[in-house]
RNA sequence: GGGCUCUUGGUGUAGCGGUAACACGCACGGUUGGCAAUCGUGAGACGGCGGGUUCGAUUCCCGCAGAGUCCA
Repeated sequence: GGGCUCUUGGUGUAGCGGUAACACGCACGGUUGGCAAUCGUGAGACGGCGGGUUCGAUUCCCGCAGAGUCCA
C1' cells in the first nucleotide's frame, strides 16, 4: 500500500427490508434463620459516524473511522 470480514443494551451473541431477541450481569420481590441456588417482575441498545435508495433500513449502496485477518 491492496483484498476480505466485522462494528447491535454493562459483557457475549442473534436477527439480515417492516419499528430489536437470547444468555450472563444489574435492580426489586417471593423462597431461606441468613447466604447461595432457584422462581417471578423490571430497567437497560434507535443500531460506530455521515450520506444515498425505499412508503419504510440494524438489514441494500457509498464515504469516513476503528478492529481482525490475508497478501505485498

A computed fold for a 72-nucleotide RNA from Candidatus Iainarchaeum sp., annotated as transfer RNA.
RNAcentral holds the sequence, with entries from ENA.
The prediction has a mean pLDDT of 84.
Taxonomically the source falls in Candidatus Iainarchaeum (Archaea, Candidatus Iainarchaeota, Candidatus Iainarchaeia, Candidatus Iainarchaeaceae).